[in-house]
């Protein structure tokens, strides 16, 4: 120097002017039953602190909350190599297998297809009770060929064809034998364990497919902060109590009666509305100890939005990244300094809290490791 590959980190800065919410502190006024809330109050003043590494997607897991539950089973979701971490998880860590890669590395729904049951376009003789197109080999005849048998070694299809190779065997073949591989099954050794390796056996079950139904093992109540708590009008409607039993309306031809309407004062539900949950938390930061980590575990120290027609912002001037131009310069001709101009500076954006996973994202740091080629 080239090429990669893991992991970490930032993801404008600065200065001034203006503006949003929001919390404290001070003065005054409105407005409401009240809780509690507004003020253009001549712009109130004054301090403090105001988005992410994903705040996204809402896919898993969890706290918080309100229903709902004696036990246990069905349905029903999900989950599926072992071990550890962890509030939990489908994450995460480490290892085992299997696959790519020359290698760091990387990727895997990775339990069962010797319980059933289904599905395997095309092509093909045949896609699973099995079968045989061409071909071999034997027998036979009416002998350019056909019958009949045998046989799955060779051609052919096909994504896939009933263990591989080699040898021996045999009319031609064939696990028929025999060695090695590879599967099954048994024991033995190391491993907590998936599993490896070894030894003996068994001629070999017997294609694939389980993100197909299914089996088997573990998991799992339901809704969600518009969750729940509390204050609490106004109008309508609901219970008591006290008054008044006059008036009015209907029935009736009229009269009693009968049915329906008053009014005051409590009381409880609920709506707007408005507090509240609401941000100190499986929190961040640093040193130490213990783990191969993934975490734990001690000590110290910090406090950092909390809004709801939903604040975090805009404009300048300066710096500093990328691009692209002009000039000047230096060159090993690849390029690099300096200057000047212009564009740009990404993905996005809290809404109860938190673990995680997954997508998106201008550009840049920093580190560990592997390969290649030089040079000493």
């Nucleotide at each position: 120097g080239g090429a990669g590959u893991c992991g970490g980190c930032c993801g404008g800065g600065u200065a001034g002017u203006c503006g949003c919410g929001g919390g404290c502190g001070g003065c005054g006024g409105c407005c409401g039953c009240a809780a509690g809330g507004c003020c253009u109050g001549a712009u109130c003043c004054g301090c403090c602190g105001g988005a992410g590494g994903a705040a996204a997607g809402u896919c898993c897991g969890g706290g918080c909350u309100c229903c709902a539950c004696a036990g246990g089973g069905c349905a029903g979701a999900g989950u599926g190599c072992c071990a550890g971490g962890u509030a939990a998880c489908g994450c995460c860590u480490g290892g085992g297998c299997g696959g790519c890669g020359c290698g760091a590395g990387c990727c895997g729904a990775c339990g069962g297809a010797a319980a059933g049951u289904g599905c395997c376009a095309c092509a093909g003789a045949a896609a699973a009770u099995a079968u045989a197109c061409c071909g071999c080999c034997c027998g036979g005849a009416u002998u350019u060929u056909c019958c009949g048998g045998g046989u799955a070694a060779g051609g052919g299809u096909g994504a896939a064809a009933u263990g591989g190779u080699g040898c021996g065997g045999u009319a031609a073949g064939a696990g028929c034998g025999c060695a090695c591989c590879g599967c099954g099954u048994u024991c033995g050794u190391g491993g907590c364990a998936a599993c490896a390796c070894g030894a003996a056996u068994g001629g070999c079950a017997g294609g694939g497919u389980a993100a197909a139904c299914c089996c088997c093992a573990c998991u799992c109540g339901g809704a969600g902060c518009a969750a729940g708590a509390c204050c609490a009008a106004a109008u309508a409607g609901g219970g008591a109590u006290c008054c008044a039993u006059c008036g009015g309306u209907g029935u009736g031809g009229c009269c009693c009666g009968c049915a329906c309407u008053g009014g005051a004062u409590c009381c409880g539900g609920g709506u707007a509305g408005g507090u509240u949950g609401c941000u100190a938390g499986a929190g961040c930061c640093g040193c130490g100890c213990g783990g191969c980590g993934a975490c734990g575990c001690g000590c110290g120290g910090c406090c950092a939005a909390g809004a709801u027609g939903a604040a975090u912002g805009a404009c300048u001037g300066c710096c500093g990244g990328u691009c692209g131009g002009g000039c000047g310069g230096u060159u090993u001709c690849g390029a690099c300094c300096g200057u000047u101009c212009g564009a740009u500076c990404a993905c996005a954006g809290a809404a109860c809290c938190c673990g995680g996973c997954u997508u998106a994202c201008a550009g840049g740091c920093c580190g560990g490791c592997u390969c290649c080629c030089g040079a000493u």